[in-house]
């Protein structure tokens, strides 16, 4: 130099000007001057590497937490990582590449059952279209036909029931014999372990598919921030208490308190109806339950931003990550806030001798919070390694 494999870091800087949320300060108003809120005003902060899909696993909530049985999801070489996990690391074992390295939905197909398109005689109890052989006939003497044998050669496909070379034969053919190639059982020696490397023996040959059923291990209660909890508020009824009004039965507003009301149908121990992830069994609670119409309230806070928490050093480990010490520490809306304008600078591309000019800068956007996969990206950087190739 030129091609290429990895692995990671950034994804526009600074400033003024207006907007817009959250928090906090001061005003000012607002709510039977309740729970709280609302305007102004100053000052702080105010998206992402994927906030994305919502596909996995966690934490966190609330309900469950006798047992048996049935049926259903998930996972799927091995050893570690990790709160966990379908993720990560290292490693086997297959497959690709000259190579850095990349790819595997990689447990059992000798437990059973199923399927295997098109082509082809035959597709799993192989099989006979060409083809080769022996016998019979039969001939125009090339050679047909029967009847058998056979599977070497063709020929069909993704895939034809081990390869090659001898032996043998009428031609064949693991029939048989050597070599090899896979398979099964022991045995040996390394590795924690997937598994690797040697040996002996056995009959010689076993085809995919398991993201078809199925076996096999091994995991796993349910539903979700509208989980969930705290406060206010509240009509009719209904309970109480002054008070006014009436000779009185009794009627009125008003205060305080409960928070519903009405039908129908099943139930209250001959038990509805609920719970124990479905479903059955069996076990527990257990007096209210279910459906219709009718009314009220649908407003405020909390959860909710300190957490498996980010960065740098050290120390263990091949890695994934542990460990420790120090440092840092402001999104949090809920008709949903993060904009937009301008100026200077950065990148690209087009004109342009040139001072410049003109256009452009992606993919996208929180919503309990986090590990993770996955998918979408203009463009700019940095490290490593490999292969040619050229000089010294």
């Nucleotide at each position: 130099u030129g091609g290429g494999c990895c692995a990671g870091u950034c994804g526009g800087g600074c400033g003024a000007u207006c907007g817009c949320g959250u928090c906090g300060g001061c005003g000012c108003g607002g709510g039977g001057u309740g729970a709280c809120c609302g305007c102004g005003u100053c000052g702080c902060c105010g998206a992402g590497g994927a906030a994305a899909g919502u596909c996995c696993g966690g934490g966190c909530u609330c309900c469950a937490c006798a047992g048996g049985g049935c049926a259903c999801g998930g996972u799927g070489g091995u050893g570690g990582g990790u709160a966990a996990c379908a993720c990560c690391c290292a490693c086997c074992c297959g497959g690709g590449g000259u190579g850095a390295c990349c790819c595997g939905c990689g447990g059992g197909a000798a437990a059973g059952u199923g399927c295997c398109a098109c082509a082809g005689a035959g597709a799993a109890c192989a099989g006979a279209c060409c083809g080769c052989c022996a016998c019979u006939c039969c001939u125009c003497c090339g050679g047909g036909a029967g009847c058998g044998g056979c599977a070497a050669g063709g020929g069909u496909g993704a895939a034809a029931c081990g390869g090659c070379g001898g032996u043998g034969c009428a031609a064949g053919a693991g029939a048989c014999c050597a070599c090899c190639a896979g398979c099964g059982u022991c045995c040996c020696g390394g590795g924690c372990g997937a598994c690797c490397g040697g040996g002996a023996c056995g009959g010689c040959u076993a085809g995919g598919c398991a993201a078809a059923c199925c076996c096999c291990a091994c995991c796993a209660g349910g539903a979700g921030c509208a989980a969930g909890g705290u406060c206010a508020a509240g009509a009719a009824g209904c309970c109480g208490g002054a008070c006014g009004c009436g000779c009185g039965a009794g009627c009125g507003g008003c205060c305080g308190g409960u928070g519903c009301g009405u039908g129908c149908a099943c139930g209250u121990c001959c038990g509805a109806g609920g719970g124990c992830g479905g479903c059955c069994c069996g076990c527990c609670c257990g007096a209210g339950u279910g459906c219709a119409c009718g009314g009220g309230u649908a407003g405020a806070c909390c959860g909710c931003a300190g957490g498996a928490g980010a960065c740098g050093g050290c120390c263990g480990g091949c890695a994934a990550c542990g460990g420790u010490c120090g440092u840092c520490g402001u999104a949090g809306a809920u008709g949903g806030a993060u904009g937009a304008u301008c100026g200077c600078c950065c990148c690209c591309g087009c004109c342009g001798c040139g001072a410049g000019g003109c256009g452009g800068g992606a993919c996208a956007g929180a919503a309990c919070c986090c590990g993770g996969c996955u998918u979408a990206c203009a463009g700019a950087c940095u490290g490593g390694c490999c292969c040619a190739u050229u000089c010294g």
Molecule: Bacterial RNase P class A
Organism: Nocardioides sp. Z22_16